[in-house]
RNA sequence: CCGUGCUAAGCGGGGAGGUAGCGGUGCCCUGUACUCGCAAUCCGCUAUAGCGAGGCCGAAUCCCCGGCCAAGGUGAAGUGGUUUCAAGGUCUGCCCCAAAGGAUUGGUGUUGACACCCGGGUCCCGCACAAUGAGGACCCGCGAACCCUGUCAGGUCCGGAAGGAAGCAGCAGUAAGCGGUCAUCCCCAUGUGUUGCGGGAUAGCCUGGGUCGAGCCAUGAAAUUGGGUAACGCUUGGGGCCAUUUCAUCGAAGUCGGGUGCACGG
Repeated sequence: CCGUGCUAAGCGGGGAGGUAGCGGUGCCCUGUACUCGCAAUCCGCUAUAGCGAGGCCGAAUCCCCGGCCAAGGUGAAGUGGUUUCAAGGUCUGCCCCAAAGGAUUGGUGUUGACACCCGGGUCCCGCACAAUGAGGACCCGCGAACCCUGUCAGGUCCGGAAGGAAGCAGCAGUAAGCGGUCAUCCCCAUGUGUUGCGGGAUAGCCUGGGUCGAGCCAUGAAAUUGGGUAACGCUUGGGGCCAUUUCAUCGAAGUCGGGUGCACGG
């Protein structure tokens, strides 16, 4: 150096997470590199770190070590975006209230606005008058078996007679009482009236007159000021997610370099 047969190793790896730590099942990345059983309310181990059973390959393209490069993941910080929570009205817009302002529009006004003065009414009190209501008087009518009047038939009584007396019924008239009434009178009353007179009041309304000479009434915008409100925007802080930059960390695949058995035979 070559051939044959074995053995060690190997038969995927990595990340996060989980764990005292290691590995696995599960999730993710890479990628194709044995099979069966166990396993997240976990399974099995102990720095020699899956356990149990079976199979393939086998000393190098395949195993081991280191470097480079690098998919991807993780952490931190910065920036941007998005989402959510909390606070803030003494950052700040929207919104609300108020002040002040007086654009705009309408009505009215030289047939005289606004303002001022005078008078009257409305308001209150008193008196008078009227009205209304009630009562009374007056007037008319009815109205007393007897205890009203007049006349008193009949009858009764007195008388010898003449005559007289009392007196029922009836009639007439009246009292008490009842009813009616146009008008008149008296008395009482009032949420009746403005008719008359006097006094009072003076805020408003109506009305008449006078002076003056151009606005008056309503609507209420913009700018401004003050106050309020945390729904939204805004500010501040916290959390989640995404993107990006930097740093750190782990790191598959790839690539480069190096290293590594045993036995027999030639």
Predicted 3D model of a 266-nucleotide RNA (Bacterial large signal recognition particle RNA) from Pontibacillus salicampi.
Of the family's consensus pairs, 91% are formed in the model.
The coordinates come from a structure-prediction model, not an experiment, and the mean pLDDT is 77.
Taxonomically the source falls in Pontibacillus (Bacteria, Bacillati, Caryophanales, Bacillaceae).
Rfam family: Bacterial large signal recognition particle RNA. Rfam describes the family as follows. The signal recognition particle (SRP) is a universally conserved ribonucleoprotein involved in the co-translational targeting of proteins to membranes. By type it is a non-coding RNA gene.
The gene name in the source record is ffs.